[in-house]
Molecule: FMN riboswitch aptamer (RFN element)
Organism: Microbacterium pseudoresistens
């Protein structure tokens, strides 16, 4: 160096406003997995997680024309696919990665209006339904990409 095993490795809600009530509204704020990329990336290329899942494999059950075949649900594997966001200027050999500036994005389920939309009654207003969280709760003390992380063993 290489291989195997074990352990480890994901972040952010604080203040103010309105209000009967808000960590979801309004205003500021805070956060950003892994690999690659001539120079460092949430926004370039890809991977993982989330959704979905063909083909295939395994055993079980039922049936049949019973060397075998068909059907059904289950378990494992998992291709294809779905699913966000960046520009300008500067420096430089090289940068959508650095510096300056201004922006933008954030899965799935749950939770609620003081917001938005629709409908109904009506004097004021009230009622019904739907939508609405990157940071709250949850799957998750999980999984996993990988690791110029550590240790042990082998070679």
């Nucleotide at each position: 160096a290489c291989g195997u095993g074990c352990u480890c490795c994901g972040g952010g809600g604080u203040c103010g406003g309105u209000g009967a009530g808000a960590a979801u509204c309004c205003g500021a704020a805070c956060c950003g997995g892994c690999g690659g990329u001539g120079a460092c990336a949430g926004u370039c290329c890809g991977c993982g997680a989330a959704c979905a899942g063909a083909c295939g494999a395994c055993g079980c059950a039922u049936c049949c024309c019973c060397a075998g075949g068909a059907u059904g649900a289950g378990u494992c594997c998992g291709a294809c696919g779905u699913a966000g966001a960046u520009c300008c200027g500067g420096u430089g050999a090289a940068a959508u990665u650095c510096c300056g500036g201004a922006a933008c994005c954030g899965a799935c389920g749950g939770u609620g209006a003081u917001g938005c939309g629709a409908g109904g009654c009506g004097a004021a207003g009230c009622c019904u339904c739907g939508c609405u969280a990157g940071u709250c709760c949850g799957g998750a003390u999980g999984a996993g990409a990988g690791g110029c992380a550590g240790c042990a063993c082998g070679c």